[in-house]
RNA sequence: GAUGCAAGUGGAGAUGGCAUGCCUCCCGUAACCGCCUCGCAAAGAGGCUGAUGAUGCCUACAGUAUU
Numbered sequence: 001g002a003u004g005c006a007a008g009u010g011g012a013g014a015u016g017g018c019a020u021g022c023c024u025c026c027c028g029u030a031a032c033c034g035c036c037u038c039g040c041a042a043a044g045a046g047g048c049u050g051a052u053g054a055u056g057c058c059u060a061c062a063g064u065a066u067u
Stems, first nucleotide, its partner, number of pairs: 010026004016058005022053001034048005
């Protein structure tokens, strides 16, 4: 990597980890794999936000202030 089987409190939600009486989605043929501008489109080039789907905490990074 391919194939087969089994399992379901299973899996996924643009950068890490944990948590949730939370939200949405998916059944492996999957769910998911950000946005903007130029370009008919494609290709290509340039630019932007965010460690969350949401919330809390931790870690990393960045900025400011204090010691």
Source information
Predicted 3D model of a 67-nucleotide RNA (Fluoride riboswitch aptamer (crcB RNA motif)) from Chromobacterium piscinae. Rfam family: Fluoride riboswitch aptamer (crcB RNA motif). Its family is annotated with positive regulation of gene expression and response to fluoride in the Gene Ontology. The coordinates come from a structure-prediction model, not an experiment, and the mean pLDDT is 76.